The part of an RNA shown here (small-subunit ribosomal RNA, 5' domain) has 535 nucleotides and comes from a Deltaproteobacteria bacterium. Its Rfam family is "Bacterial small subunit ribosomal RNA". Its family is annotated with ribosome and structural constituent of ribosome in the Gene Ontology. Its mean pLDDT, the model's own confidence on a scale to 100, is 85.
[in-house]
Context: one part of a larger RNA
RNA sequence: GAACGAACGCUAGCGGCGCGCCUAACACAUGCAAGUCGAGCGAGAAAGGGGGCAACCCUGAGUAAAGCGGCGCACGGGUGAGUAACACGUGGGUAACGUACCCUCGGGUGGGGAACAACGAGCCGAAAGGUUCGCUAAUACCGCAUCAGACCACGUCCUCUGCGGAGGAUGAGGCCAAAGGAGGCUGUCGUAGGGCAGUUUCCGCCUGGGGAUCGGCUCGCGCACCAUUAGCUAGAUGGCGGGGUAACGGCCCACCAUGGCUACGAUGGUUAGCUGGUCUGAGAGGACGACCAGCCACACUGGAACUGAAACACGGUCCAGACUCCUACGGGAGGCAGCAGUGGGGAAUAUUGCGCAAUGGGCGAAAGCCUGACGCAGCGACGCCGCGUGGGUGAAGAAGGCCUUCGGGUUGUAAAGCCCUGUCAGAGGGAAAGAACGUCGCGGAUGACCUCCGCGCUUGACGGUACCCUCGAAGGAAGCACUGGCUAACUCCGUGCCAGCAGCCGCGGUAAUACGGAGAGUGCAAGCGUUGUUC
Numbered sequence: 001g002a003a004c005g006a007a008c009g010c011u012a013g014c015g016g017c018g019c020g021c022c023u024a025a026c027a028c029a030u031g032c033a034a035g036u037c038g039a040g041c042g043a044g045a046a047a048g049g050g051g052g053c054a055a056c057c058c059u060g061a062g063u064a065a066a067g068c069g070g071c072g073c074a075c076g077g078g079u080g081a082g083u084a085a086c087a088c089g090u091g092g093g094u095a096a097c098g099u100a101c102c103c104u105c106g107g108g109u110g111g112g113g114a115a116c117a118a119c120g121a122g123c124c125g126a127a128a129g130g131u132u133c134g135c136u137a138a139u140a141c142c143g144c145a146u147c148a149g150a151c152c153a154c155g156u157c158c159u160c161u162g163c164g165g166a167g168g169a170u171g172a173g174g175c176c177a178a179a180g181g182a183g184g185c186u187g188u189c190g191u192a193g194g195g196c197a198g199u200u201u202c203c204g205c206c207u208g209g210g211g212a213u214c215g216g217c218u219c220g221c222g223c224a225c226c227a228u229u230a231g232c233u234a235g236a237u238g239g240c241g242g243g244g245u246a247a248c249g250g251c252c253c254a255c256c257a258u259g260g261c262u263a264c265g266a267u268g269g270u271u272a273g274c275u276g277g278u279c280u281g282a283g284a285g286g287a288c289g290a291c292c293a294g295c296c297a298c299a300c301u302g303g304a305a306c307u308g309a310a311a312c313a314c315g316g317u318c319c320a321g322a323c324u325c326c327u328a329c330g331g332g333a334g335g336c337a338g339c340a341g342u343g344g345g346g347a348a349u350a351u352u353g354c355g356c357a358a359u360g361g362g363c364g365a366a367a368g369c370c371u372g373a374c375g376c377a378g379c380g381a382c383g384c385c386g387c388g389u390g391g392g393u394g395a396a397g398a399a400g401g402c403c404u405u406c407g408g409g410u411u412g413u414a415a416a417g418c419c420c421u422g423u424c425a426g427a428g429g430g431a432a433a434g435a436a437c438g439u440c441g442c443g444g445a446u447g448a449c450c451u452c453c454g455c456g457c458u459u460g461a462c463g464g465u466a467c468c469c470u471c472g473a474a475g476g477a478a479g480c481a482c483u484g485g486c487u488a489a490c491u492c493c494g495u496g497c498c499a500g501c502a503g504c505c506g507c508g509g510u511a512a513u514a515c516g517g518a519g520a521g522u523g524c525a526a527g528c529g530u531u532g533u534u535c
Stems, first nucleotide, its partner, number of pairs: 001535004006531005013387006019380002021345001026343003030340003035071003040068002048059004078298003088222007097215002102211008110144001112142002119134006151174002154171007180203010224270003231261003236258004241253003273295004277288004300321005323334004351377001353376003359373001360371004390420004400411004424476001426471005434462001438458001440456006479524005484505003490519005500507002
């Protein structure tokens, strides 16, 4: 000098864009943060309103709440504890692998059965909750049928090969599947609601091939400090056989052998998430890894599996532990390193805000619902950037202050005065873009529906915000540090090795440009200094 997720002191007008617990991965009150589908299924309230003398009926409504079932909950969001490791980065391998939803191509979707919730009845419990009996539906569950070189074992041929095997064709065997729902049209039955059949369209379901995407595993290289850590190792190193996995493997197990690593640093210890990058620097390098993005790890602490395409699963389950809470003392409940917020720690870090209007995500045929992701607003000069605090004119130069050799010098065109302007702040008026869609209506293409195109209508949290206009008015808006040398900037007074200053050198003991005050000056400026840290 530059830089900062900064803090502290003094000061402070406005706006835009960013950033904001670096400490206790400390403990958490309260609310919200993951649901959705009635076009998979069965069942199905009440309040309220209307009628009636009443019983009751209609409506509310096939709505709400709940249940079975499907998909999602493994994404998104947080944190950096652990980890010196194939964790990460980079480049390969997988002939040793997986991939729900999506795209594409081929084939199929026949016919049956038995349950369990909800519900009803009973019982237990303070509660959380549990239990017995009975009924029932399905795109839930289970047989049967049918089926492919999809899978299993056997055979023949071709191609490739890293010689282990891989791909393709084919023969005869074995074995494995499915689910329905909605709309239109036609016919038929029915008083009607509607049912049934045929046909068609859409959404699904099963099976196989390919793709896309995302992942698992593996290898080369790179990847902090300590040798005042020198030896380490028994599933340890390898083999055979098996188990397990989507998959290779000592991953696990039985048996056999005795190996394996290490001064090119094993083992041990300390520290640390890694990277794109960031800061600095002419560069080489050094330091760092906040925000944003990629990967990893974690979710009160430790352990475990279940479900699932995928988890060993932040707002799932089980066990153990610590802690907190409820209890009728028998027993139960909980996990903010999600968004706000509280206590605590600390030099120090924000609102218990608005909205799903946009973007994105989940579910749904759709309307739509959910979304503390996100979009916005609030607080903080924490940072960067921009603007303003006025412009012109105005004396050989007012007053006052300070200095003085008493002549004057300086503050200083500075002020006043005169002439203007109107940014920002203030008041009033107007007023966006961000909106594309979707529903509905009309028209057109097609014409059976669906679908597509055009037009119209509608949808904004921010927000009456940005922006524009008008009004009035120089009116409301400058400080901070420094002035001995380094280092730009000097005099007076006070003090008298005192009080004090200080980054280094050093100042102060009676004329101190170095302490304190004043005047003047210098440097930056809505900031300026100090401290801390890095180069």